This is a predicted structure of a 75-nucleotide RNA (transfer RNA) from a Candidatus Aenigmatarchaeota archaeon. Lineage of the source: Archaea > Nanobdellati > Candidatus Aenigmatarchaeota. RNAcentral holds the sequence, with entries from ENA.
RNA sequence: GGGUUCAUGGCUCAGCUUGGAUAGAGCGAGUGGCUUCGGACCACUAGGUCGGGGGUUCAAAUCCCUCUGGGCCCA
Repeated sequence: GGGUUCAUGGCUCAGCUUGGAUAGAGCGAGUGGCUUCGGACCACUAGGUCGGGGGUUCAAAUCCCUCUGGGCCCA
């Protein structure tokens, strides 16, 4: 330099193919219950507006362009 792939709560991921209703799950955190206490278990709560920017569209995590960063392959 060329190709390809990934980026979504603190962590790990789903959702993207086929645009649409409030963006979900597990773990973790907090509060309460339970318990002699703790753990486990049960209930509830908070936390992201989807890596940045632009475009298309009535509507974008999702489609297009570009930039940034990571992985892999080729040179």